[in-house]
Background:
The prediction has a mean pLDDT of 81. This is a predicted structure of a 1478-nucleotide RNA (small-subunit ribosomal RNA) from an uncultured soil bacterium. The RNAcentral record of the sequence draws on ENA, Greengenes and SILVA.

RNA sequence: GAUGAACGCGUAGCGGCGUGCCUAAUGCAUGCAAGUCGGACGGCAGGCUUUGAGGAGGUCUAUGACCAAGACAAGGCCGAGAGUGGCGCACGGGUGAGUAAGACGUAGGUGACCUACCCAGGAGAGGGGGACAACCACUGGAAACGGUGGCUAAUACCGCGGAUGUUGGUUUGGUUAGGACGGACCAACUGAAAGUGGGUUUGCUGGAGACAGCGACACAUGCUCCUGGAGGGGCCUGCGGGCCAUCAGCUAGUUGGUGGGGUAAGAGCCUACCAAGGCGAAGACGGCUAGGGGGCGUGAGAGCGCGACCCCCCACACUGGUACUGACACACGGACCAGAUACCUGCGGGUAGCUGCAGCAAGGAAUAUUGCGCAAUGGGGGCAACCCUGACGCACCAACGCCGCGUGGAGGAAGACGUCUUUCGGGAUGUAAACUCCUUUUGUGGGGGAAGAAGGCGGCUGUCUAACGACGGUUUAGCUUGACGGUACCCCAAGAAAAAGGCCCGGCUAACUACGUGCCAGCAGCCGCGGUAAAACGUAGGGGUCGAGCGUUAUCCGGAAUUACUGGGCGUAAAGCGCGUGCAGGCGGCGUGGCAAGUGGGACGUGAAAGCUCCUGGCUCAACUGGGAGAGGACGUUCGAGACUGCCAAGCUCGAGAACGGUAGAGGCGAGUGGAAUUCCCGGUGUAGUGGUGAAAUGUGUAGAUAUCGGGAGGAACACCAGAGGCGAAGGCGGCUCGCUGGACCGGUUCUGACGCUCAGACGCGAAAGCCAGGGGAGAGAAGCGGGAUUAGAAAUCCCGGUAUUCCUGGCAGUAAACGAUGUCAACCAGGUGUAGGGGGUGUCAAAGCCUUUUGCGCUGCAGCUAACGCAGUAAGUUGACCGCCUGGGGAGUACGGCCGCAAGGCUAAAACUCAAAGGAAUUGACGGGGGCCCGCACAAGCAGCGGAGCGUGUGGUUUAAUUCGAGGCAACGCGAAGAACCUUACCAGGGUUUGACAUGGCGGUGGUAGGGGGCGGAAACGCUUCUGACCCUUCGGGGAGCCGUCACAGGUGCUGCAUGGCUGUCGUCAGCUCGUGCCGUGAGGUGUUAGGUUAAGCCUGUAACGAGCGCAACCCACAUCGUUAGUUACAAGUGUCUAGCGAGACUGCCGGUGAUAAGCCGGAGGAAGGUGUGGAUGACGUCAAGUCAGCAUGGCCUUUAUAUCCUGGGCGACACACACGCUACAAUGGCCGGUACAAUGGGCAGCCAAGUCGCGAGACGGAGCCAAUCCCCGAAAGCCGGUCUCAGUUCGGAUUGCAGGCUGCAACUCGCCUGCAUGAAGUCGGAGUUGCUAGUAACCGCAGGUCAGCCACACUGCGGUGAAUACGUUCCCGGGCCUUGUACACACCGCCCGUCACGUCAUGGGAGUUGGCAACGCCUGAAGUCGGUGGGCUAACGGGCCUAUCUACGAUAGGCUUGGGGCAGCCGCCUAAGGCG
Repeated sequence: GAUGAACGCGUAGCGGCGUGCCUAAUGCAUGCAAGUCGGACGGCAGGCUUUGAGGAGGUCUAUGACCAAGACAAGGCCGAGAGUGGCGCACGGGUGAGUAAGACGUAGGUGACCUACCCAGGAGAGGGGGACAACCACUGGAAACGGUGGCUAAUACCGCGGAUGUUGGUUUGGUUAGGACGGACCAACUGAAAGUGGGUUUGCUGGAGACAGCGACACAUGCUCCUGGAGGGGCCUGCGGGCCAUCAGCUAGUUGGUGGGGUAAGAGCCUACCAAGGCGAAGACGGCUAGGGGGCGUGAGAGCGCGACCCCCCACACUGGUACUGACACACGGACCAGAUACCUGCGGGUAGCUGCAGCAAGGAAUAUUGCGCAAUGGGGGCAACCCUGACGCACCAACGCCGCGUGGAGGAAGACGUCUUUCGGGAUGUAAACUCCUUUUGUGGGGGAAGAAGGCGGCUGUCUAACGACGGUUUAGCUUGACGGUACCCCAAGAAAAAGGCCCGGCUAACUACGUGCCAGCAGCCGCGGUAAAACGUAGGGGUCGAGCGUUAUCCGGAAUUACUGGGCGUAAAGCGCGUGCAGGCGGCGUGGCAAGUGGGACGUGAAAGCUCCUGGCUCAACUGGGAGAGGACGUUCGAGACUGCCAAGCUCGAGAACGGUAGAGGCGAGUGGAAUUCCCGGUGUAGUGGUGAAAUGUGUAGAUAUCGGGAGGAACACCAGAGGCGAAGGCGGCUCGCUGGACCGGUUCUGACGCUCAGACGCGAAAGCCAGGGGAGAGAAGCGGGAUUAGAAAUCCCGGUAUUCCUGGCAGUAAACGAUGUCAACCAGGUGUAGGGGGUGUCAAAGCCUUUUGCGCUGCAGCUAACGCAGUAAGUUGACCGCCUGGGGAGUACGGCCGCAAGGCUAAAACUCAAAGGAAUUGACGGGGGCCCGCACAAGCAGCGGAGCGUGUGGUUUAAUUCGAGGCAACGCGAAGAACCUUACCAGGGUUUGACAUGGCGGUGGUAGGGGGCGGAAACGCUUCUGACCCUUCGGGGAGCCGUCACAGGUGCUGCAUGGCUGUCGUCAGCUCGUGCCGUGAGGUGUUAGGUUAAGCCUGUAACGAGCGCAACCCACAUCGUUAGUUACAAGUGUCUAGCGAGACUGCCGGUGAUAAGCCGGAGGAAGGUGUGGAUGACGUCAAGUCAGCAUGGCCUUUAUAUCCUGGGCGACACACACGCUACAAUGGCCGGUACAAUGGGCAGCCAAGUCGCGAGACGGAGCCAAUCCCCGAAAGCCGGUCUCAGUUCGGAUUGCAGGCUGCAACUCGCCUGCAUGAAGUCGGAGUUGCUAGUAACCGCAGGUCAGCCACACUGCGGUGAAUACGUUCCCGGGCCUUGUACACACCGCCCGUCACGUCAUGGGAGUUGGCAACGCCUGAAGUCGGUGGGCUAACGGGCCUAUCUACGAUAGGCUUGGGGCAGCCGCCUAAGGCG
């Protein structure tokens, strides 16, 4: 874009034109859809009418009925139903089941044919006969439908005569391929309706008459035969149009012939006999699907898909079979038979066929009225009038489609209301509405009102006719025909009046916000949205897009160059057969002549109409429709062209091949032969191991191995030469010799004369493993083989053995990463270089070498190609020829089938189902039990610890009313917390309060108010009560503050650190992380930043890079040296070792060596300090959704007599356990006792607290001094000296517990610290493992501070005292940096990912069997029917015979009887539908 569509919408105003069972070719109630002709015929109900006519009668169905409204008689006219007959019913209408070819399309043929009605021409129409319906009588049956007998007509039927005719035979003419056409002769056969109609009539008959009958005449019409035409058909042929080769062979009437039959006609169409043919890879046979075409949809086209409506053809008519009639049928509304189904029945028997129009049921997502009319068009019948016509014309239903129109138009605010949103200012809806003016299509009401009608009857008139009549003319006195329909259309009236929705708004794709929801509910065409701020779900506002529709679903084409003809590919993405030989096929060198098949051109024919395109008309336009023109692949006939292809003929030599002379080679096959080595056997020497591995063990060896020497046996493979080397089609080929043999290369001449290239199928070769048979068997050596190891296990890797195998002969197998992952052949397109074989030149004594040519094998490289990698004269470049192969991944190179194989298996080769990818090349990272370089207390070397004990603290867990919360490897766990008894406090229980414990604002109130003191209740909060008792400003009205009430609001340690800010941890003080411009690359990206050297470090040199930024370093602070300034304090002064400032000094600066003359490194001098002097502060781009909403801040959400707030008490302190960090120890380098020495940093007014006194002590009393270099904390301790203890659970260790005290505090019960006395536990140096530290460091020792009433501090942060050991080195562990490599990883190895098992789901199989469908074949039963045969019967006309009668001589005629031909029915046979068996 399209559709015969369907479904959804709280969709829908009108008209025109079209279209409307795609499913059940399922079944059908009811009505209608094919009749007509009296001008073919007999007969006639009934009606009208003429004449005559009656009551004494007449007629009839007869006890009666009817008759002047006319009985009855005789005529005339009209005429229903039924019948005989003619024509029609084979058209029109429906459907698409079947059919892959009895079909269709197109072009032809028919010399092999038919044709009713119609047209033209010719000829004719003589004379006879007997029946059968209707009807009548009798009769069967429920019905349907009959039976018997009798009468009768015809344009019904049947003979006869006749002959132009037909057929056959003979002969002949011209023409042909031929049987066509024509002439002659003979034979046979064959036809009719003197009907019908009206007219005329001077013919005859009847009648009272009207009139009727018969005859004659011509006319009209009909009939018969022949010829031709038109239109219609039958048959035949070429070409064309589905899928499957996992259908490869098919065929017995099969192929042909002869004889016969049959048909309108050719033919195995049928039959008998004879022959053995026919078809097939250019697809037979089989299977599946399907009506074909014109055309329709789409597409730029080529194509692809489709075959509704309309037109042409075919097929079918309940299913199957069959014929009859007929011009035509094997017949939709005909017949017979069988079957299924349904109905009626009196049970005997019958009836039916909507795939005609309506309609019903059913099926289905789904498809209309049981309408009107023959007015028009068309058809049948008829002379006609006319009749029939569900064809057709119309109407109804349906937005099913296309087209057109409308639902109003203009004005109208810096912009109403409402709604939505908001940063609260506003913004949007929005000129939209309201309002003013205007219009009235459509609709409504009223009025008018067509075209479609041509014609028919009649009139007038002309011609012909004797007339009837026929034909022609005539807008012609008159009459008459419309279903649609009072419709289209026109006019008038009122009034904006009655008329808008659907889908969408994440990207593709035009259109965005809010709320709700919270991986729920849901959306979704693909990608994908939704887990608390969703433009993606739902709703709303707004917007976008179409619009009486809009979406969805289904289907087709396009986009898709994604089957590539136009117009693709195959080294690595899917894709070159493992290799060759080669038939068919495809393609083919140079020049010449001929032909004209291909090819291209002209003309003619065809290519139906509709459709399509253009032009132009008609409906107001359009859709729709009329006219004209054009296009239409293709086909046929004919004419001409002759380039190219082809064919024919004769040539050519450059392609190809042959001959000749040489050359190299692991080319192949067979036979023989050689040495080294392994193993085994024999013998010698010799002794304890050997062998094997990461280490071992199994094994082997004192019965003598291994080792070594000599001899022998046997099998397999051939070191060195050996090479990027050679040969071969590939697989592959390696000692030497001989024989046979294939190919290649080089050289120059000769020869053949296109002999060529490729190759489906076919055939051959084809590593290893494997199989069969027979040999052989040294070594090596599969198997879920035996042992030994390894391991969780080890079916593996490793080891000791060892069978098949490996070897040979013969056969099979036929596959490999059979690879250059690159088919074969040919031509062309820069170079350089190596190597192997040959030739030429030069050179030389000979060479080597050099130049050149050719054939192989390699490397490098330009153009070019390529997605890139790469290829690049050995192409993956540029072309040509031919073959093979590919079309997303998995399923699967699998199943089934077929072929091959002894088997193993091979070749060929799907589908269901499933996924949204699979894949290639390259890039950046990350990772590696990959590589290289380097660093770090990383290891190593050391020292001290931890892990065991007791205790402290933190955490987990458990417990609990609560044990508040957070932190979770490193980087949580003496962490937030630098101080939990109340408070803190966030938790729990209980008791209170509700504008609140706290803030701001509005309104109202309040002077005995706010505040303060007291009393009562109470655990307190709180409640009640009492006493006292105010402030500021003022314009003097009042206002403010406080308090009370009320309204807004407060409050929340409630949630989200994955919504955030800020801050912090970590990698890591690691040396990195980037940018601009340029350059390279299609791009991601690279380069710079890599390389060489060097450093603590991205520092130097080099360099398609040149520069730059953030980091490093330096700048800052402290310490060490010196100078200088100042001097509270210190000290006797003065001074400066003290304090506080300022400054100097260190920069590889100097020397030597080394290094690329660089960066730098090594050594030295000087110096307090030397190569960043030491320590600190300082933390790049980033990573971990790292940590923190409970420090603070903050979005959103939640809560509001509670998740807020107050109070009392409790809890955060629990305790079977586990972990982390510490303290104290286990003792003699020690404990205890006594004596004695030396610090620094700090802190101090609700403070530090001296002296002195008391107390064993904690501490108390006391009060001096100090806002501090002044006073106090303040005794430092280890150390040193002396004594004691003597290795023990101790004079070690101090837990635990008891008692007695002290201190702080409102308060030490839960739950503080300290002291004294008593008690005196574990613990005797700590498993696996693990931590810190490289120098004033570790270790040991004490001191101070913050927090703090006190303190659970053994923590933390600082301070000084004493003061080591070790570093070979970078293999390893951990972490990190740079380069490189591999990668299937990229939330990046804590990655990715494979298989089994368990459970569920889906798809497809196997299964003892059982059952159904379709087709083929064989057999059985066998209907109707055609054909054939036949017993008996009937048969007028015709023929024969006999008899009789008549005329009569034969004979003729008539009748009767009999018989024949022909015909009819019956029976049988063949074939066959259907049914049954296999």